The RNA shown here (SAM riboswitch aptamer (S box leader)) has 93 nucleotides and comes from an Actinomycetota bacterium. Lineage of the source: Bacteria > Bacillati > Actinomycetota. It was read from a public genome assembly, where an Rfam model found it. Of the family's consensus pairs, 97% are formed in the model.
RNA sequence: UGCUCAUCGAGAGCGGAGGAGGGUCCGGCCCGUCGAUCCCGCCGCAACCACCGGAUCACCACCCGGCAGGUGCGAACCCCGGACGGAUGAGCG
Numbered sequence: 001u002g003c004u005c006a007u008c009g010a011g012a013g014c015g016g017a018g019g020a021g022g023g024u025c026c027g028g029c030c031c032g033u034c035g036a037u038c039c040c041g042c043c044g045c046a047a048c049c050a051c052c053g054g055a056u057c058a059c060c061a062c063c064c065g066g067c068a069g070g071u072g073c074g075a076a077c078c079c080c081g082g083a084c085g086g087a088u089g090a091g092c093g
Base pairs, nucleotide, nucleotide: 001093002092003091004090005089006088007087008086013042014041015040016039021031022030023029024083025082026081027080028079043074044073045072048070049069051066052065053064054063078085
């Protein structure tokens, strides 16, 4: 960086550093010097994958429960509408 599949109306904030834009793009509407976005630390949320157990079973997967190791996430329904759009996870090249 490309392809495939799944999900996106639930949930979860404090501190430090820094100093102007930020929320994918367009339109709207918001957030932001009462310090946002981004970064770091801690805390937390969730449960995609892994792992464990159950059910089923030729085997695996689907299904149910547990756990929290690898990710992810903690303004607004992906903020709303539109788009050949975006994000995250898993697999493949």
Its mean pLDDT, the model's own confidence on a scale to 100, is 87.